[in-house]
RNA sequence: GUUUGAUCAUGGCUCAGGAUGAACGCUAGCGGCAGGCCUAACACAUGCAAGUCGAGGGGCAGCAUAAAAAUAGCUUGCUAUUUUGGUGGCGACCGGCGCACGGGUGCGUAACGCGUAUGCAACCUACCUUAUACUGGGGGAUAGCCCGGAGAAAUUCGGAUUAAUACCCCAUAGUAUUGUGAUAUCGCAUGGUAUUAUAAUUAAAGGCUACGGUAUAAGAUGGGCAUGCGUCCUAUUAGCUAGAUGGUGAGGUAACGGCUCACCAUGGCGACGAUAGGUAGGGGGCCUGAGAGGGUGGUCCCCCACACUGGUACUGAGACACGGACCAGACUCCUACGGGAGGCAGCAGUGAGGAAUAUUGGUCAAUGGGCGCAAGCCUGAACCAGCCAUGCCGCGUGCAGGAAGAAUGCCCUAUGGGUUGUAAACUGCUUUUAUUUGGGAAUAAACCUCUUUACGUGUAGAGAGCUGAAGGUACCAAAUGAAUAAGCACCGGCUAACUCCGUGCCAGCAGCCGCGGUAAUACGGAGGGUGCAAGCGUUAUCCGGAAUCAUUGGGUUUAAAGGGUCCGCAGGCGGUUUGAUAAGUCAGUGGUGAAAGCCUAUUGCUCAACAAUAGAACUGCCAUUGAUACUGUUAGACUUGAAUUAGGUCGGAGUGGGCGGAAUAUGACAUGUAGCGGUGAAAUGCUUAGAUAUGUCAUAGAACACCGAUAGCGAAGGCAGCUCACUAGCCCUAAAUUGACGCUCAUGGACGAAAGCGUGGGGAGCAAACAGGAUUAGAUACCCUGGUAGUCCACGCCGUAAACGAUGAUUACUCGUUUUCAGCGAUAUACAGUUGGAGACUAAGCGAAAGUGAUAAGUAAUCCACCUGGGGAGUACGAUCGCAAGGUUGAAACUCAAAGGAAUUGACGGGGGCCCGCACAAGCGGUGGAGCAUGUGGUUUAAUUCGAUGAUACGCGAGGAACCUUACCAGGGCUUGAAAGUUAGUGAAGGUGUUGGAAACAAUACCGUCAGCAAUGACACGAAACUAGGUGCUGCAUGGCUGUCGUCAGCUCGUGCCGUGAGGUGUUGGGUUAAGUCCCGCAACGAGCGCAACCCCUACUUUUAGUUGCCAUCAGGUCAUGCUGGGCACUCUGAAAGAACUGCCAGUGAUAAGCUGGAGGAAGGUGGGGAUGACGUCAAGUCCUCAUGGCCCUUACGGGUUGGGCUACACACGUGCUACAAUGGUAGUGACAAUGAGAUGCAAAGUGGCGACGCUAAGCUAAACUCAAAAAUCUACCUCAGUUCGGAUUGCACUCUGCAACUCGAGUGCAUGAAGCUGGAAUCGCUAGUAAUCGUAGAUCAGCGUGCUACGGUGAAUACGUUCCCGGGUCUUGUACACACCGCCCGUCACACCAUGGAAGUUGGUUCUACCUUAAAGCAGAUUGCUAACCGCAAGGAGGCGUUUGACCAAGGUAUAGUCAGCGACUGGGGUGAAGUCGUAACAAGGUAGCCGUA
Repeated sequence: GUUUGAUCAUGGCUCAGGAUGAACGCUAGCGGCAGGCCUAACACAUGCAAGUCGAGGGGCAGCAUAAAAAUAGCUUGCUAUUUUGGUGGCGACCGGCGCACGGGUGCGUAACGCGUAUGCAACCUACCUUAUACUGGGGGAUAGCCCGGAGAAAUUCGGAUUAAUACCCCAUAGUAUUGUGAUAUCGCAUGGUAUUAUAAUUAAAGGCUACGGUAUAAGAUGGGCAUGCGUCCUAUUAGCUAGAUGGUGAGGUAACGGCUCACCAUGGCGACGAUAGGUAGGGGGCCUGAGAGGGUGGUCCCCCACACUGGUACUGAGACACGGACCAGACUCCUACGGGAGGCAGCAGUGAGGAAUAUUGGUCAAUGGGCGCAAGCCUGAACCAGCCAUGCCGCGUGCAGGAAGAAUGCCCUAUGGGUUGUAAACUGCUUUUAUUUGGGAAUAAACCUCUUUACGUGUAGAGAGCUGAAGGUACCAAAUGAAUAAGCACCGGCUAACUCCGUGCCAGCAGCCGCGGUAAUACGGAGGGUGCAAGCGUUAUCCGGAAUCAUUGGGUUUAAAGGGUCCGCAGGCGGUUUGAUAAGUCAGUGGUGAAAGCCUAUUGCUCAACAAUAGAACUGCCAUUGAUACUGUUAGACUUGAAUUAGGUCGGAGUGGGCGGAAUAUGACAUGUAGCGGUGAAAUGCUUAGAUAUGUCAUAGAACACCGAUAGCGAAGGCAGCUCACUAGCCCUAAAUUGACGCUCAUGGACGAAAGCGUGGGGAGCAAACAGGAUUAGAUACCCUGGUAGUCCACGCCGUAAACGAUGAUUACUCGUUUUCAGCGAUAUACAGUUGGAGACUAAGCGAAAGUGAUAAGUAAUCCACCUGGGGAGUACGAUCGCAAGGUUGAAACUCAAAGGAAUUGACGGGGGCCCGCACAAGCGGUGGAGCAUGUGGUUUAAUUCGAUGAUACGCGAGGAACCUUACCAGGGCUUGAAAGUUAGUGAAGGUGUUGGAAACAAUACCGUCAGCAAUGACACGAAACUAGGUGCUGCAUGGCUGUCGUCAGCUCGUGCCGUGAGGUGUUGGGUUAAGUCCCGCAACGAGCGCAACCCCUACUUUUAGUUGCCAUCAGGUCAUGCUGGGCACUCUGAAAGAACUGCCAGUGAUAAGCUGGAGGAAGGUGGGGAUGACGUCAAGUCCUCAUGGCCCUUACGGGUUGGGCUACACACGUGCUACAAUGGUAGUGACAAUGAGAUGCAAAGUGGCGACGCUAAGCUAAACUCAAAAAUCUACCUCAGUUCGGAUUGCACUCUGCAACUCGAGUGCAUGAAGCUGGAAUCGCUAGUAAUCGUAGAUCAGCGUGCUACGGUGAAUACGUUCCCGGGUCUUGUACACACCGCCCGUCACACCAUGGAAGUUGGUUCUACCUUAAAGCAGAUUGCUAACCGCAAGGAGGCGUUUGACCAAGGUAUAGUCAGCGACUGGGGUGAAGUCGUAACAAGGUAGCCGUA
């Protein structure tokens, strides 16, 4: 950072840090210091890595040299050859010492292997040091060399001869060894030490005197052995063990020891983890961490183990031996096929493996080792160099100035600005480094040689000389000149750093969250920026963060987590008090804790890394001395914990008997007749063979109404009629007895609902399975009718439940209120008492919150159990229990970034309460059926332009498509363009013709010649240029406007308060209202947007003003008319006022708000109507009104023109008109409006026409003139019919508008006279001047409407009411929903992929056991073979060699078994996948509440 709309907490995943023997990608200037096969303990070509000593020996192959001799050449003293070991020296050989060190590796090993601390009174130690003593005499061989033989070779056999510091014998012998005694002394024991007596036994080597040898004692060094403590994982490894445990004796060893053997005993180890399996060298240290820890063991140091694999011994002081031996095996090589050779886990190097790790280098100069008297020789130890950015450290790639803030690049709001950026250019300076030239170390002091000093043939000291691989290196100086030197990663958040272009869920990115579907700071590129820098990133691994295994330092009501309950061994813990002790504990001291490392200080490399010196530390272990509070141990004492005793209650506590009534069912009988039963409604079922119902009697099994409870008992499960017997228990009172006897409890034991299992009974009711009837799309269900296991009893299993208070047991402490059960107290139904239970509320505290709160989830203590992300999975395998079903224990691969808890706000519910609305109901009239009009879909078409699509599209945009409009189609034409702006220039503008053409357009003729004094202006044409244009796309980039919820009553804010917080409160509650309207109450008090009011129309009145309006009175006039004078009273017009506010009265209500009724009033409770639309919702509609970002077109997606289309037509839908008729039609008569409109206009009147209309024409720019009423009324006819209803359709003839009515206008006359007789399911509007019905006007408009918008005339019915449908408001409740129920989500099936279980079997590893076969070697025995040293005169013996036998034994073989893996036809479930199939189980009462156990 990440679960959520948001929140808190839980919890996992992920990141930032450090580290590495690293690897990979890109890049790369230098130096110093370090490091460098982590994989195949895989196989190895080649070279080297252990020799040395001639002062041990015989000797002389090779080299050098001297002398002598011989031979040859011959220059007669030169060369060559030969001989002579004489000398230097020395191959091979005998002998001595070394080869057991040094170097490598980590296979094995879970062990006294390692670490640490002790012990050896149970031991060894070559070379070295110290001390003492000795060093006499003798002997026989053997290698080499020589001769001969075998063999390819390796090698080997025989003979002869020879030496030693090789080997053997004798002498000498004590402080040695062994046996037997004595004395003294010491120790924890075995026992040791010292002195001493006696007996026996064992030495030697020489060498040119520089050195060696032998014995003994001691030291030093190195080793051996034993012991305490520490030292990985698995219990799905619980039992292991026969030399096993001990004893006695013997053997063996340097030494103790079952180390080995004989005999005897039966022990020994183990839940404090034996045995088995897996993994692993251990430590100092190293990495990380605040530490505690965790991880690790490369380089360096110590120890161990190993040396091709396994075994064995020999030699030796030391080995069971890396560069020794023997045997067996595998592999490789040589071979003459007979036989032989070999072991790089030494240094280089090769192959192989692998992501990956270097030179077949130099030198012994130094350090160290071996041998040697020494010189010296050897030394792949070591010191150096080479390769590699593998790491750490250091240096450099310049420094200063320099603004026209240059140019390029990039970006933008683009006349211009910003950024790159003082960056560059340019000027000055410096020279580390690189290059060139020159100089040039320390490391070296010894040994040795020479000289010399001291004392004593030697030793010690001093001086001089000799010796450098690295290396002409480090370092120093000079010269030249910015000259030779910068990259990598990243830029959405975490996390420092942002823009443009490209791409368009593609390509790709990604550590987590996640980006990408046309405006990507997340992909790719660029510019810019950030970080680090000769490196930078990535990957892998470890620690950290992670308190995410929690000792420090976590938890368990609901997030994961308390065992179903009790008893109880081991274990853990444990009351008061006294003494002793000193194990734990604490303190002091001593030893040890190697060095290196870490830390501190100083010093040395120019600094640093690095190194040196010194210190500190090493938290540990051992020993010793002390302290004694606490714990322990031990000896006493106590009573409060615990238990016992006496007395007394209590209870559905348990077990076994006996008894009872009600109900049900069945049977018998009786009464009685047609249904009963059952459901939402039905049916199956029972019933005229008499049911149901009613009564009587009988039988059976199971369960026990009322009491009954919020109660009681029990450890839990659980327990209920009454009664008897037996058993157990809590509690109370007393305080007599014991004296800590206690608490908890792994393993273990017992109990343990229901279901289930076994055997035998029983069986009324109920009732899995099953059958039938319904329901349903289906219905293997829910509902109904039946019905078997089972439910019941006895005995035996099972051992699980949501076995729950989801809360382990015990003890102590900690405010209050109240109820109740069992006791006690008191005389007591009262009671501030007391003990023990059962409940409710609550303080503090706790808690994530909900909540809990003396019955704690508070404060503490002890013990046990359990948890560590979700899924896979309580699954698999294994083990164990069970008759079975199954139980207990209990993983992994793989997969996801969440899963889960509590609470909040919404939304939703086939949850609840309250309320409203033409929402239903009550009514009136329609739609849906017909014809036509109009819109839409669909189809058709060159085009039928486009948009609108549930409510909220469909007589909508469009308030008016013949052309135009027009956006669509076809044709022919234009390209700075049809229009607008700037500008040179030209011309008035313009009009009338002609020709071509469909027109656009092109050509052409004529007329015309503006204003102003002028400059110039208006208008038109116009080259060129800058501009254009788009009804093209995106309404999901937008503005604006609009629809809808909805004229619904809501939506919010400030401050305060509450809550950890999201949020809440206010706004909820009680009333009331049309209203969040008002009143009251209240941790709220106020306020805003909405409601209401303010605005307009209308209803009444007054005042005012009277013309174009009006006419009561007066006068005049007409056939008649406000026609005229006159008037403004009335009507009316239009301006200003008034008027209505629950104001008044009564009742009611909390006396409030208000409600009901009444009065007055033109109007009464917002009087009626309009305008007015809160926060927001639907990514609602519109880019084709307009505006606008981005994209797209530019001789076309622009612009002009003619014609066509938008008017098509099997069909479907919406909205309307006209009807179907008598409340009507036709004809006649003829009364009454309002709003409006009118100069390219309305037109009176007259006249012609049947008429549309034509002609003539008064008036009117309008309270003046005109357009201009209908239904109604009255009269007559029609008489129920497809009609005198209805008017579609069609024919003919006309009228009007217009350039033009063919596609495609409206109207008139005559003729024609279709469907239709009131409309299925369903559905719409309307509550009063409303519905219904009747006309009128207007906009648009040349003309055209049944549409739209207005206007008036006539003028109803009904509303009991809120159960239901729809929509809405509010409170509350549940929620697994938040894209919000059109939500979420489960399982099978189908397909693809992945890992995994089972599986006939098969392959391999590993281990045990038994048997067979036994190599080499040692041991023991045998021995008629062979035999130098000693004994013996000899024979012969001792001894040795050889041969052979035995036990044991490596490898091998056979067989059984265990265990771990691989593969495996087939098969099981699991996980993951895009929009598959079937249903809808869960979440709301999820539509049958859900869930747990079982069948």